[in-house]
RNA sequence: GAGCCGGCUGAGCAGUCGCUAUAUCUUUAAAUUUAAGGUGUAGAGGAAAGUCCGGGCUCCAUAGGGCAGGGUGCCAGGUAACGCCUGGGGGACGUAAGUCCACGGAAAGUGCCACAGAAAAUAUACCGCCUCUUGUUUACAGGGGGUAAGGGUGAAAUGGUGCGGUAAGAGCGCACCGCGUUGCUGGUAACAGCAAUGGCAGGGUAAACCCCAUCCCGGAGCAAGAUCAAAUAGAAGAAUAUUGACUGAUGUCAGACAUGCGGCCCGCAUGAUUCUUGGGUAGAUUGCUUGAGCAACGAGGCGACUUGUUGCCUAGAUGAAUGACUGUUCUCGACAGAACCCGGCUUAUAGGCCGGCUC
RNA sequence: GCGAGAUAGCUCAGGCGGUCAGAGCGUCGGAUUCAUAACCCGGAGGUCGAGAGUUCGAGUCUCUCUCUCGC
Numbered sequence: 001g002a003g004c005c006g007g008c009u010g011a012g013c014a015g016u017c018g019c020u021a022u023a024u025c026u027u028u029a030a031a032u033u034u035a036a037g038g039u040g041u042a043g044a045g046g047a048a049a050g051u052c053c054g055g056g057c058u059c060c061a062u063a064g065g066g067c068a069g070g071g072u073g074c075c076a077g078g079u080a081a082c083g084c085c086u087g088g089g090g091g092a093c094g095u096a097a098g099u100c101c102a103c104g105g106a107a108a109g110u111g112c113c114a115c116a117g118a119a120a121a122u123a124u125a126c127c128g129c130c131u132c133u134u135g136u137u138u139a140c141a142g143g144g145g146g147u148a149a150g151g152g153u154g155a156a157a158u159g160g161u162g163c164g165g166u167a168a169g170a171g172c173g174c175a176c177c178g179c180g181u182u183g184c185u186g187g188u189a190a191c192a193g194c195a196a197u198g199g200c201a202g203g204g205u206a207a208a209c210c211c212c213a214u215c216c217c218g219g220a221g222c223a224a225g226a227u228c229a230a231a232u233a234g235a236a237g238a239a240u241a242u243u244g245a246c247u248g249a250u251g252u253c254a255g256a257c258a259u260g261c262g263g264c265c266c267g268c269a270u271g272a273u274u275c276u277u278g279g280g281u282a283g284a285u286u287g288c289u290u291g292a293g294c295a296a297c298g299a300g301g302c303g304a305c306u307u308g309u310u311g312c313c314u315a316g317a318u319g320a321a322u323g324a325c326u327g328u329u330c331u332c333g334a335c336a337g338a339a340c341c342c343g344g345c346u347u348a349u350a351g352g353c354c355g356g357c358u359c
Numbered sequence: 360g361c362g363a364g365a366u367a368g369c370u371c372a373g374g375c376g377g378u379c380a381g382a383g384c385g386u387c388g389g390a391u392u393c394a395u396a397a398c399c400c401g402g403a404g405g406u407c408g409a410g411a412g413u414u415c416g417a418g419u420c421u422c423u424c425u426c427u428c429g430c
Stems, first nucleotide, its partner, number of pairs: 001359009011329007019043009045335001049346002052344005057221004069217003072213002074088005089103001090101004104211002109209002111205003126151002128147008159177006178200001179198008225286004235277006243254004257271005293312008330333001360430006368384004377415001386402004408424005
C1' cells in the first nucleotide's frame, strides 16, 4: 500500500413547555372511585421492518397407529425448537487470509433433451480411412464389407493421454490418470489413504414426476381466549286485568276490551301490563409484560453453548405516548417508530471506533 | 394476523421449460364514400414488476425484494 474476518456504536450537553405509564401528596365530588393540580421515577431499534422459518401462550380437536398432504436432505454436536448456529468432510473460486455451495438417489421406474447433427440413447454412420469387386485407362465412378482414430454438428457424442498393435482401426494389449467392485488401515461418522481386481458398464436433467430416510409436521391465531354487562327484539317463569259456554282440571271456542288500518261506522289483523331469570350484542376490564431476561465475576467445552454466585427491573399505548422550541459543541448526523412475547434468517443503513489475520 | 396478484395504451390468455410473445378493444397507414362511421387489408407497439440462482436454454421452476388488492 492492497485486502479478508469479527465485535461495538448509531451525534453530545443544558434549559423551558407538552405526551404516556407509575408511585405519592393536596383539593373537589363522593364513599373508594372519578376529575384537577404539585412532586419523584421510567419511556423505541439494530434492525422495532419483511412475515420467511421455529417455539412459548390460548382455544378447538384428539386412545394408538396408518394413508393423504407439506417440509427437511454430507457427518457429528448445540438448542425449548428450527430450514438456525458451531465444528468437521467433500466440491468451486482466490497467490493467501478467506468466501460460497437446495451437498441423498439418474444402476427402481416414467418423462424431457428445441435448432443443428449420421446419431440425443435398444444405438448409429454425412465427409473421411482401409479392403474386396465391377466398369475402365494410371485415376475416377458404382457396389459389398470393416472401422469410429480424424473432420463436422451441438450445451452435451458412449472414459482421457501416450506407446504398442493393425489392411485401416478399436481397452485389442500395456503404462499413468479417472471410474466401479472387494479388502485392510485411520476416524464416533461424513470421508480419506493403501492394496488387489474389472477393461470401462447405463450422457444430462430430480429448483421434472418420483424413490429413499426405523427423519419432522393436528388446526387456528391476542380480532386467540377470559370476566363484567346497557338499550331493543326474542325465550322461560310469576303476578295482575276480563263475560259466557263446555270440561274433573289444564285448556278450547265465542263475546267484550285494547292497539293498528290518518277522524267516525262496518270490516280485517294482532293480543295486553308489571316483575324476575339466563344466554348474548354494543361497551368496559383483562390477557400485557419478571422473561428460554440483562450485567459482572468464575467453571466446563476447540466452538456453538451449558452451568454456579452476586446484583438489577429496563415502554406497555388502544385514535394509539418519545415531540416542539432555545442556547451551545462537533466529524453536521443514514436506515428507520414497539402493539402478546421470545430464538433465528433476510432486507435497508451516513459515518465512527476497536481487535485479529493475509499478500 | 391471514391470503391473492403483477404479461402491449386498456381488459385478459399462455403456467406441461425450446418454433410460445398471443387475442379483443384502442392506435397508425391504405382501400371504400361527396364526407364521416361501420365493414375490408396491412403495420407498429412488450427487457412478461425488479434482482439473483437452477438448466444448454426461464414469461414458465426456486429464492429475495418492490408495488397493488382483499379478509
Molecule: RNase P RNA; transfer RNA
Organism: marine eukaryotic metagenome